[in-house]
Context: one part of a larger RNA
């Protein structure tokens, strides 16, 4: 090395772009002959082990013969398949035109509702808060109400098993910049393709550093309650945090707990979007057909059941990553990384 696996039992990397490597379309195209395959020759020591005959009365033992033993070496050939050099194609894969959808991203501006607090008016004992309560606020005039400000974070209603992204995620409006995907008929480009150990980007919340902001909410903390006790769940209060802006950390039930492309293999019915057709024609609209998303439901077949079922867990290629009884342990050592939290890498003794 070879084995069975990875939804839910151990096991798919958080998610991209992409280097090495790996695999990789169509011509009965061409030339090569590197894998490949056929002969040939040469060498693959005796011993041993197998098969056949012998020899010790028999085995053991021993002798002789064959066979065993190379992915080996040179030759001569063949040439479908693979490689390699060339020529060709257009179905894969890309560009070009002409569309329409979207909370994809960034950046500036901006609107309302609500809580909070400041100021003024009205107004007076009482609020507020519970399972009941207190802690708290309130005659220095609080809740309540109407008016005017001030900040600061979030966008009700549209909201939809609706839409966009590679995940992470995105949701008030308006302009700018600018990423992908789709659909339509054509025209180019001709294989440029798929996947990726290392690499390098991106990555929720929380958590750090320097600077701002701080309305609500709010770890720590302080009080009040319940309790046997309450480091708690209820209550009143409230500090970092939540927000901006640069910098870092890099996890996570980062889940579909389901790695990535292709190709194939009954169907029903929701829904977004796009194009054609029908009808109605003034337009939505109806109905039918293709495309690409997104649900639900189900035949085959898969599955240990559960359940997945054209968005596969089915049939099958490719190319990564991971698993190999529970604890010990994602620990201890080492190494890299990080300002530190700490991350990835990651054992063993025991020991059931």
């Nucleotide at each position: 090395c070879u084995g069975g696996g990875c939804g839910u039992a151990a096991a798919g990397g958080g998610c991209g772009c992409g280097u090495a490597g790996g695999c990789g379309g169509c011509c009965a195209c061409g030339a090569c002959a590197a894998g490949u395959c056929a002969c040939u020759u040469g060498u693959g020591a005796a011993a041993u082990c197998u098969c056949c005959g012998g020899g010790c009365u028999u085995a053991a033992c021993u002798c002789g013969g064959a066979a065993c033993g190379g992915u080996c070496a040179a030759g001569u050939g063949a040439u479908a398949c693979u490689g390699u050099c060339g020529g060709g194609c257009u179905a894969g894969a890309g560009u070009g035109c002409a569309g329409a959808a979207g909370g994809g991203g960034c950046a500036a501006c901006u609107g309302g509702a609500a809580u909070u607090c400041u100021c003024g008016g009205u107004g007076u004992a009482g609020c507020g808060g519970u399972g009941a309560a207190a802690u708290g606020c309130g005659u220095a005039g609080a809740u309540a109400u109407c008016g005017a400000g001030a900040g600061g974070a979030a966008c009700a209603c549209c909201u939809g098993c609706g839409g966009c992204g590679a995940a992470g995620g995105c949701g008030g409006g308006u302009u700018g910049c600018u990423g992908g995907g789709c659909u339509g008929a054509c025209a180019c480009u001709g294989a440029c393709g798929c996947u990726g150990g290392g690499g390098c980007g991106c990555g929720a919340a929380a958590g750090c550093c320097a600077g701002g902001g701080g309305a609500g909410c709010g770890a720590a903390c302080g009080g009040g309650a319940u309790u046997a006790g309450a480091u708690a769940c209820c209550c009143c209060g409230g500090u970092a945090g939540u927000c901006c802006u640069g910098g870092c950390c890099u996890u996570a039930a980062a889940c579909g707990a389901u790695g990535a492309a292709u190709g194939c293999u009954u169907g029903g019915u929701g829904u977004c979007u796009c194009g054609g057709g029908u009808u109605a024609c003034a337009u939505a609209g109806u109905c039918c057909c293709g495309g690409g998303g997104u649900g639900c439901c189900g035949u085959c077949g898969c599955u240990a059941a559960c359940g997945c079922u054209u968005u596969u867990a089915g049939c099958a290629u490719u190319c990564c990553g991971c698993c190999u009884g529970g604890g010990g342990a994602g620990u201890a050592c080492g190494g890299u990384c990080g300002c530190a939290a700490g991350a990835c890498u990651g054992a063993a003794a025991c020991u059931c």